[in-house]
Molecule: transfer RNA
Organism: Candidatus Anderseniibacteriota bacterium
RNA sequence: GUCCCCAUAGCUCAGCGGAUAGAGCGUCAGCCUCCGGAGCUGAAGGUCAGAGGUUCAAAUCCUCUUGGGGACG
Numbered sequence: 001g002u003c004c005c006c007a008u009a010g011c012u013c014a015g016c017g018g019a020u021a022g023a024g025c026g027u028c029a030g031c032c033u034c035c036g037g038a039g040c041u042g043a044a045g046g047u048c049a050g051a052g053g054u055u056c057a058a059a060u061c062c063u064c065u066u067g068g069g070g071a072c073g
Stems, first nucleotide, its partner, number of pairs: 001072007010025004018056001027043005049065005
């Protein structure tokens, strides 16, 4: 330099162009317990990496940029 893959919650990841964007773990609160853990219930937590485009509608499709990983030279 060329090409490919990835970027969504604190972490690990789901998410056919149409839902209020979800799960597990973690955190916090409550129940329970002598206390804690386990268990149960609930809550908080998101610029879907950034910008632009397509579309009635974009996390999802297209382009560029940024960051990470890989292949080739």